This is a predicted structure of a 478-nucleotide part of an RNA (small-subunit ribosomal RNA, 3' major domain) from Camellia granthamiana. Taxonomically the source falls in Camellia (Eukaryota, Streptophytina, Magnoliopsida, asterids). The RNAcentral record of the full RNA draws on SILVA. The prediction has a mean pLDDT of 81.

Context: one part of a larger RNA
RNA sequence: UGACAGGGGCCCGCACAAGCGGUGGAGCAUGUGGUUUAAUUCGAUGCAAAGUAAAGAACCUUACUAGGGCUUGACAUGCCGCGAAUCCUCUUAAAAGAGAGGGUUGCCUUCGGAAACGCGGGGGCACAGGUGGUGCAUAGCUGUCAUUAGCUCGUGCCGUAAGGUGUUGGGUUAAGUCUUGCAACAAGCGCAACCCUCGUGUUUAGUUGCCAUCGUUGAGUUUGGAACCCUAAAUAGACUGCCGGUGAUAAGUCGGAGGAAGGUGAGGAUGACGUCAAGUUAUUAUGCCCCUUAUGCCUUGGGUGACACACGUGCUACAAGAGCUGGGACAAAGGGUCACGAUCCCACGAGGGUGAGUUAACUCCAAAAACCCGUCCUUAGUUUGGAUUGCAGGCGGCAACUCAUUUGCAAGAAGUCGGAAUCACUAGUAAUUGCCGGUCAGCCAUACGUCGGUGAAUUCGUUCCCGGGCCUUUUACA
Repeated sequence: UGACAGGGGCCCGCACAAGCGGUGGAGCAUGUGGUUUAAUUCGAUGCAAAGUAAAGAACCUUACUAGGGCUUGACAUGCCGCGAAUCCUCUUAAAAGAGAGGGUUGCCUUCGGAAACGCGGGGGCACAGGUGGUGCAUAGCUGUCAUUAGCUCGUGCCGUAAGGUGUUGGGUUAAGUCUUGCAACAAGCGCAACCCUCGUGUUUAGUUGCCAUCGUUGAGUUUGGAACCCUAAAUAGACUGCCGGUGAUAAGUCGGAGGAAGGUGAGGAUGACGUCAAGUUAUUAUGCCCCUUAUGCCUUGGGUGACACACGUGCUACAAGAGCUGGGACAAAGGGUCACGAUCCCACGAGGGUGAGUUAACUCCAAAAACCCGUCCUUAGUUUGGAUUGCAGGCGGCAACUCAUUUGCAAGAAGUCGGAAUCACUAGUAAUUGCCGGUCAGCCAUACGUCGGUGAAUUCGUUCCCGGGCCUUUUACA
């Protein structure tokens, strides 16, 4: 100087407390371990692995496995030689591949030819190739402590030196934020601000949006307007600016006014020096090692989907604030041309036929759902719950057995609120409720990422648990 302490002091954080809803019990979905297997490809393993890489494994993907094949190779460059390339047929085969046969000739031309271009087959050699190993050889990227308030440097001063001071002290702050004092005075990376979205007004602009009018069952459409809504650009606005208390005449803090908004207005992006030889050689790049008729390449089928079990993350429930059924209402944000697909017809339905409109403020997906008003049910394993199973269908795809999704009918399991333990959350939050998107032929999405609707309770406080920051003390630690 650090590290450590079941030492001390100060402070903070959904850390505890106060609340609220869960997990842990059930069924299912999904990931992991284990076991099994020809193979169940591989990575990730406390927090910080386990709905993770994977924003989508039937084939492909695919790296694994069993067969069948290839060996200058699926791909690149160079050298040699042949032929334009392309095309058609047949045999064998699960396919890949292997074998046989036929026909045609680009461009340039001095019509003799083939220099050059591009392409294909062949030969040999240099080489290609490797999701083989090492993340403890690396670059790059990322997680984490932590959006915590820290981490340093120049000169000076102190100390023999390691080092110290500054960065400590009194206040204050979300903050090493600011102020004041001080052998320190300046400065840098962080904090804050500058960036984006939302919340208010003004100006500009007015179609596809808005308002009025005509008309209709409805979709639509005629005419007019620029007030409103909205859209999208510019701009204003918030700064403890004003008043009072308090404080050291400070920084600040408490209360108030005005204001759409008040003390960081709300949310996001933004992640200092470093820590964990943290993660990734399977995104990519790359050193070294290893394979080279195979650890490379092609292909068919299988596997990654197995199943005594254990763990994680979720969905659905166990019911009356409920369930069934009829009617009625209100969003935001997205996506669409090999696409979204209205209308009408058929079907109980999934869906099928037709194909208006839309490269989209125009049209379509599109029906929002919780909610409201009625009906039935009456505390039951039930008109709860929907697993599982049978039959009959639809869709997408070359193909749905292993192994997709979905519809109708029938059947109807466990489950009556969950032990020890444990998690999230402080306001438009939790809880609850649906919509959309990416990936995508289809989809195992209950996932992930947005979006809006309805909309709480509690916070006395810091004694205790956990994590962190600063000062200080101890120590047989470095």